Transfer RNA from Microgenomates group bacterium RBG_16_45_19, 72 nucleotides, folded computationally. Lineage of the source: Bacteria > Bacteria candidate phyla. The sequence was found in a public genome assembly.

[in-house]
RNA sequence: GCCCACGUAGCUCAGGGGUGGAGCGCUUCCUUGGUAAGGAAGAGGUCAUCGGUUCAAUCCCGAUCGUGGGCU
Numbered sequence: 001g002c003c004c005a006c007g008u009a010g011c012u013c014a015g016g017g018g019u020g021g022a023g024c025g026c027u028u029c030c031u032u033g034g035u036a037a038g039g040a041a042g043a044g045g046u047c048a049u050c051g052g053u054u055c056a057a058u059c060c061c062g063a064u065c066g067u068g069g070g071c072u
Base pairs, nucleotide, nucleotide: 001071002070003069004068005067006066007065010024011023012022013021018055026042027041028040029039030038048064049063050062051061052060
């Protein structure tokens, strides 16, 4: 330098046009003499950034940035 994949909650990852989810973690409560385990409820997201397409974009297209891999 060229090519490919990925970027979504604190972490690991689903979801691929119609109001964004799970597990773990976190907070509160129940249970216990107390802790762990278990149960119930809850908080937490401008879906990397900018632009385009569309009635509507996390999703499709382009550029940029970042991460990882491959080729030379």